[in-house]
């Protein structure tokens, strides 16, 4: 330099072009307990890496760009 791949919540990851974008763990509050842990109930937390484009509509398709990983040199 070129090619492939990944980037979504604090972490690990889901998510047929259309619903308020989800789960587990973690965090906060409550119940329970003598106090914790475990369990149960509730809650907060996301400009879907960034910028454009296509479309009536984009996390999803296209282009560029940034970052991680891998490959050919």
């Nucleotide at each position: 330099a070129c090619c492939c791949u990944c980037g979504u919540a604090g972490c690990u990851c889901a998510g047929c072009g259309g619903a308020c974008a989800g789960a587990g763990c973690g965090c906060c509050g409550g119940a329970u307990u003598c106090c914790g842990g475990a369990u149960c109930c509730g809650g907060a937390g996301g400009u879907c890496g960034c910028u454009g484009g296509u479309u009536c509509g984009a996390u999803c398709c296209c282009a560029g760009u940034c970052g991680g990983g891998g490959g050919u040199a």
The RNA shown here (transfer RNA) has 73 nucleotides and comes from a Micromonosporaceae bacterium. Its Rfam family is "tRNA". Rfam's curators write: Transfer RNA (tRNA) molecules are approximately 80 nucleotides in length. The coordinates come from a structure-prediction model, not an experiment, and the mean pLDDT is 82.